SAM riboswitch aptamer (S box leader) from Sediminitomix flava, 121 nucleotides, folded computationally. The coordinates come from a structure-prediction model, not an experiment, and the mean pLDDT is 81. The sequence is in RNAcentral, with records from Rfam.
RNA sequence: GGUUUAUAGGGAAGAGGCGAGAGACAAGGCUCAAUGACCCUCUAGCAACCUGUCCUUCCAAAGUGAAGAAACGAUAAGGUGCUAAAUCCUUGCCUAAAUCAAGUUUUAGGAUAUAUAAAUC
Numbered sequence: 001g002g003u004u005u006a007u008a009g010g011g012a013a014g015a016g017g018c019g020a021g022a023g024a025c026a027a028g029g030c031u032c033a034a035u036g037a038c039c040c041u042c043u044a045g046c047a048a049c050c051u052g053u054c055c056u057u058c059c060a061a062a063g064u065g066a067a068g069a070a071a072c073g074a075u076a077a078g079g080u081g082c083u084a085a086a087u088c089c090u091u092g093c094c095u096a097a098a099u100c101a102a103g104u105u106u107u108a109g110g111a112u113a114u115a116u117a118a119a120u121c
Stems, first nucleotide, its partner, number of pairs: 001121008013043005021032003025092005044083003049079002051076004055068004059063001087113001093110006
């Protein structure tokens, strides 16, 4: 980097360094930023995807098993991640309904994209 699956209206900031743009892409908004943003480092914190322990459920009754909506799990925080604003907001591609002079407008649903995790190549 590709693929698959899951999640994305919740949660959690201080210090130091740097010095000009930043909020993924395109368009339009809006916001952050010399009272120093973004980014980097340290510390602290949040969450619980993976992981550990315990509990529970299931079975060709038995394991170094599988699972957690049959069992409504608990806990720790080792590996990641995250700590302005809903993925900052709307639109982007498709479908349906309504609507319009007109894919013209509106609503709903889905897909795509992006981010993170896990597995795999």